[in-house]
Molecule: small-subunit ribosomal RNA
Organism: uncultured Gram-negative bacterium
RNA sequence: AUUGAACGCUGGCGGCAGGCCUAACACAUGCAUGUCGAGCGGCAGCGGGACCUUCGGGUUGCCGGCCAGCGGCGGAGGGGUGAGUAAUGCCUAGGAAUCUGCUGGUAGUGGGGGAUAACGUCCGGAAACGGACGCUAAUACCGCAUACGUCCUACGGGAGAAAGUGGGGGAUCUUCGGACCUCACGCUAUCAGAUGAGCCUAGGUCGGAUUAGCUAGUUGGUAGGGUAAAGGCCUACCAAGGCGACGAUCCGUAACUGGUCUGAGAGGAUGACCGGCCACACUGGGACUGAGACACGGCCCAGACUCCUACGGGAGGCAGCAGUGGGGAAUCUUGCGCAAUGGGCGAAAGCCUGACGCAGCGACGCCGUGUGGGGGACGAAGGCCUUCGGGUUGUAAACCCCUGUCGGGUGGAACGAAUCCCCCGAGGACGAAUACUCCUCGGGGUUGACGGUACCGCCGGAGGAAGCCCCGGCUAACUACGUGCCAGCAGCCGCGGUAAUACGUAGGGGGCGAGCGUUGCUCGGAUUUACUGGGCGUAAAGAGCGCGUAGGCGGCCAGGGAAGUCUGGUGUGAAAUCCCUCGGCUCAACCGAGGACCCGCAUUGGAGACUCCCUGGCUUGAGUCCAGGAGGGGAGGGUGGAAUUCCCGGUGUAGCGGUGAAAUGCGUAGAGAUCGGGAGGAACACCGGUGGCGAAGGCGGCCCUCUGGAAUGGUACUGACGCUGAGGCGCGAAAGCUGGGGGAGCAAACGGGAUUAGAUACCCCGGUAGUCCCAGCCGUAAACGAUGGGCGCUAGGUGUGGGAGGUAUUGAUCCCUUCCGUGCCGCAGCUAACGCAUUAAGCGCCCCGCCUGGGGAGUACGACCGCAAGGUUGAAACUCAAAGGAAUUGACGGGGGCCCGCACAAGCGGUGGAGCAUGUGGUUUAAUUCGACGCAACGCGAAGAACCUUACCAGGGUUUGACAUGCCGGUAGUACCGACCUGAAAGGGAAGGGAUCCCGCAAGGGAAGCCGGCACAGGUGGUGCAUGGCUGUCGUCAGCUCGUGUCGUGAGAUGUUGGGUUAAGUCCCGCAACGAGCGCAACCCUCACCCUCUGUUGCCAGCGGGUUAUGCCGGGCACUCUGAGGGAACUGCCCCGGUCAACGGGGAGGAAGGCGGGGACGACGUCAAGUCAUCAUGCCCCUUACGCCCUGGGCUACACACGUGCUACAAUGGCCGGUACAGAGGGCUGCAAACCCGCGAGGGGGAGCUAAUCCCACAAAGCCGGUCUAAGUUCGGAUUGCAGGCUGCAACUCGCCUGCAUGAAGGAGGAAUCGCUAGUAAUCGCGCAUCAGCACGGCGCGGUGAAUACGUUCCCGGGCCUUGUACACACCGCCCGUCACACCACGAAAGCCGGCUGUACUCAAAGUCGCUGGGCUAACCCGCAAGGGAGGCAAGCGCCAAAGGUAUGGUCGGUGAUUGGGG
Repeated sequence: AUUGAACGCUGGCGGCAGGCCUAACACAUGCAUGUCGAGCGGCAGCGGGACCUUCGGGUUGCCGGCCAGCGGCGGAGGGGUGAGUAAUGCCUAGGAAUCUGCUGGUAGUGGGGGAUAACGUCCGGAAACGGACGCUAAUACCGCAUACGUCCUACGGGAGAAAGUGGGGGAUCUUCGGACCUCACGCUAUCAGAUGAGCCUAGGUCGGAUUAGCUAGUUGGUAGGGUAAAGGCCUACCAAGGCGACGAUCCGUAACUGGUCUGAGAGGAUGACCGGCCACACUGGGACUGAGACACGGCCCAGACUCCUACGGGAGGCAGCAGUGGGGAAUCUUGCGCAAUGGGCGAAAGCCUGACGCAGCGACGCCGUGUGGGGGACGAAGGCCUUCGGGUUGUAAACCCCUGUCGGGUGGAACGAAUCCCCCGAGGACGAAUACUCCUCGGGGUUGACGGUACCGCCGGAGGAAGCCCCGGCUAACUACGUGCCAGCAGCCGCGGUAAUACGUAGGGGGCGAGCGUUGCUCGGAUUUACUGGGCGUAAAGAGCGCGUAGGCGGCCAGGGAAGUCUGGUGUGAAAUCCCUCGGCUCAACCGAGGACCCGCAUUGGAGACUCCCUGGCUUGAGUCCAGGAGGGGAGGGUGGAAUUCCCGGUGUAGCGGUGAAAUGCGUAGAGAUCGGGAGGAACACCGGUGGCGAAGGCGGCCCUCUGGAAUGGUACUGACGCUGAGGCGCGAAAGCUGGGGGAGCAAACGGGAUUAGAUACCCCGGUAGUCCCAGCCGUAAACGAUGGGCGCUAGGUGUGGGAGGUAUUGAUCCCUUCCGUGCCGCAGCUAACGCAUUAAGCGCCCCGCCUGGGGAGUACGACCGCAAGGUUGAAACUCAAAGGAAUUGACGGGGGCCCGCACAAGCGGUGGAGCAUGUGGUUUAAUUCGACGCAACGCGAAGAACCUUACCAGGGUUUGACAUGCCGGUAGUACCGACCUGAAAGGGAAGGGAUCCCGCAAGGGAAGCCGGCACAGGUGGUGCAUGGCUGUCGUCAGCUCGUGUCGUGAGAUGUUGGGUUAAGUCCCGCAACGAGCGCAACCCUCACCCUCUGUUGCCAGCGGGUUAUGCCGGGCACUCUGAGGGAACUGCCCCGGUCAACGGGGAGGAAGGCGGGGACGACGUCAAGUCAUCAUGCCCCUUACGCCCUGGGCUACACACGUGCUACAAUGGCCGGUACAGAGGGCUGCAAACCCGCGAGGGGGAGCUAAUCCCACAAAGCCGGUCUAAGUUCGGAUUGCAGGCUGCAACUCGCCUGCAUGAAGGAGGAAUCGCUAGUAAUCGCGCAUCAGCACGGCGCGGUGAAUACGUUCCCGGGCCUUGUACACACCGCCCGUCACACCACGAAAGCCGGCUGUACUCAAAGUCGCUGGGCUAACCCGCAAGGGAGGCAAGCGCCAAAGGUAUGGUCGGUGAUUGGGG
């Protein structure tokens, strides 16, 4: 796009079309095929006339007419259906051996005969229907006569017809009927025409080869029969043919066509309606009649079914129109009319006509039309959304003004109708005729189912008339709510797991509109079966290789032919349809007219380039011959040495062998080793080579014989002999099979040893088939160049094998040229890319094979081959939304290269063991609030949980709230303070005290406050996976990117890779790159040196004063120092190395070197990392509670487990005494000195200090001296008891400290594991933040102060390059098979059931034909007659033969316990 559609929702009107696609299933009822009295005999009924009449009626075919009958024509047309049919059909083009009711011409139409229905009588039957006898007519039937033409013929001749009826009529005749004449309609013969039909030929006409052979009247001939007609159509005889890979036969499916739908076309699909043809009419068979049938509404027989029946027997055939049941997703009224068109009959009127014309039903389709038009707000209400401002629905509505299609009412009102026929008139034909009849013209009359419809007018009033689908992308149209991987959606991709434009609803929007969606089917898109117009190295696809049959294709020149080809004419290609133009319905759909088209076929004329055919010739394709060479080419026979193994012997002794390490194994019965001898089998080291040969498989010591092929060079010869190759035939690695040999080594299976969780493996020790030979099978492979064969053409360079030639040379040899083979590199070109590239995957031609998504499956079934194994051919159901190729970027690797890091190693000290502290898990609990979870959670948020904090629990309270803002109302004894009462407190009550600000003279008003109320507050409730911010981590790692250019179809690459170098993508060099950004580094702070400045509270060298002593004082800023500024370091200098570079090594100088130490500083990003409980914040949730207040409790629990720490286990130590030296900090609700008290914590005290001034504040380790003496101790300090101190409202749960007492575990810590590379580790103390108090934690400070680093193999992490990848949630990836459970389709299967079909036999209806025909028999013949003859009928027999039966095959389908694999 389309549709004979169906389904869902919806539905105003009209026009035009179309409407059982399924059960060719069964059918009730009515209708669909009759007509002619002008063919005939007649008269059942009706009307009329006449006659009779008892007035009831009867008689009479006399008239109109007419049931039934005889006869004629028509029922072979029209209408229906598509079952069958793959060709007896259809389509196109031809053909010859035919018939044709009808029409026309010509000729004729003479004269006879015998019957029979109806009818009557009788009889049978339930009926259907029949029987006997009797009567009768014809356009029924039969002779005779005649024969223009016809037919037959032996060419002499012979044969065969007919029917009348009606109208009219002058003369003549008449039995008064008519004859006769004429006209019309008939009839006979024949010719012709038209139409229709029969027959034949060629070409075309679906699928299956898992159907390959079929055929006995089969193929042909002769003769005969038969037919309208050719013919094997039929019969007899003769011959042995005919068809088939150009697809016979068989199976399945199907009516065919003009056309229809689609498509740019080619093509594909289709064959409703309309038209042509065919076939069929309940199923099967058969003939009769007829011009025509093997006959839809005819006959006979058989069968199934239905109906009637008196059980004897009968009737029936909607695939005609309606209609019914049934089937189905589904398809209409038992309508009107013959008015029109057409048909049958008829002379006609007319009759008949479910053909047809109309109407009805259903949106089934196409077309038209309406459901109103204009105005109308900076925009009503309502709805929806909202950032709360507003937006949107939306000029939409309301409202105002109009209009009047359709529907409704009412009135008018067609076309379709022209006829036939009748009447009048005119003309003509026939004819003797002014008659009849016929023809033409004019006038008049008559005829409408649809239908009072179309159409027109009037009335009325916006009044009655809109839905459906969609809104994630494709694809046009977005928000809210609900839901929460539920419910659901879905054409594909895919949506839904709490913010869903994808589900549902709503608002809004988009599309179409009396429809809109859905489903089904077809074509398109799909160059996705490729003719137009595809492919096969790696995506599916080259057969393993050759020889060759058919076929296809084929070199140069010339002549002839003209099949193909090209061109013209003619015929045909029906109409309708499509297209164009014009016209008719108001338009359109629809319809009419003309044109064009129908791309085809046939026939005929012409052309002669090309193809083809024939003929003649040619040599370049192909082949033959000759010559000298190369070669693991093949077959057979022989032969050689090395090695392994075994056997024998010698020497000789304890091991050998084997592995990662071992063990099994062998060996003291003498192995292994070594020497000599022997046996046997197999394979041929070196040469050996991207070297050679072969078609492929494949071929390797040497020699001999036989044999195939190729290359080169060369004349000569043949003269297209060629290429390819469906089938076919042959060859064909390894393994395997059969028979027979052989068997050294090796070695499936098997045994043993190891490895391992296991190890039916990898490793080891053994070992049988086999490997080898002969004969025969098998026929496969990653049979690969994953690349079929042949020919031609299209840049080169460089190796190598074989041959030939040239040049130089004495020559080995070298160089050059050329042909063939075999490799590599590379241009054009090709390719999706990779790559190929004269050995093409380039450009062309020819031929073959093969492919068409993945899985199922190279499976099943069938067939063929095979001894078997198995091979060849080769599906489907079902299932998936992919499977796949090449390349890209990453990530990863028990891949590679380079390089870093306390990463390992080297070293020092720890952790893991103990006790305690602290955090966490777990458990417990009313609650033990919450978060953090590998590194990167766990002394983390917490730089301080007794109350508070506090978020948790219990209980007691409270509701505008503890807190914010706004509004309304109230408010002077109000806010506020508040003794006291109650209470655990919160809270409640309450004496008393008691205000403020602004304006204003005052009164008063306002504000604030307070009270009440309304909005709202509040939430540490949820979501860190909705977020901001902040942070951790990789990682202080050296990386991450961009612009432009270039390369690539593209992803992307290049730059950023490479060579060096660095801590560094740091720098240098190179380079299709050139630059740039974020990072690195530097700039910043601090420490180390120096200088300048500053000079108190710091300092004190010199001067002065003073003290027992002290910068204590004067004084001075020199020094230290303070804290401001500046300098200094840059590989700057020298040597060496290095590309003369970057840079590196060494050195000098220097306080310091080669980034001087430390800090701050953290690229693009990753981890949905962490945090909604710091804060902020979307959404959700709570609202007398999930908010708020209070008391008490809990966060401090304790069988356990882990992390982080502290203190130790002691002598490098403990204890006692003495003594020395810091830095950085803190201090006014603070630090606190001296002094006094206390053993001590501490208390008293209060100087000084807002601090370089005073205080905290004694630093400790160290040093000196003493003691302890290896002990669970004078180590260690847990635990516990008692007594105290401090803070605080309060130390019970649950603080810290002190003294005395107690003195636990612990004797250096398993597996494992952490930190640190220098002022570092270790060790020692000091300070600070938090804080009322509470520090083993954290953050800082200084004192003392090491060891070690060979090195980068390994562990961990990281950087760069490269490689592989089936990974991309990225190796914590992906993924394979069995098994278990559930489900689905399929195969096999003892069988069972059915469809179709073959063959043989049997039985044999109806019927044609043949024979017989004794029975019966009107016409004709003979005969006076009787009778006979001819002919016919019945009957009988025979051939054929449907259905049926029997037997046996084939094929297909269904089903089947069980079973097999598959999804």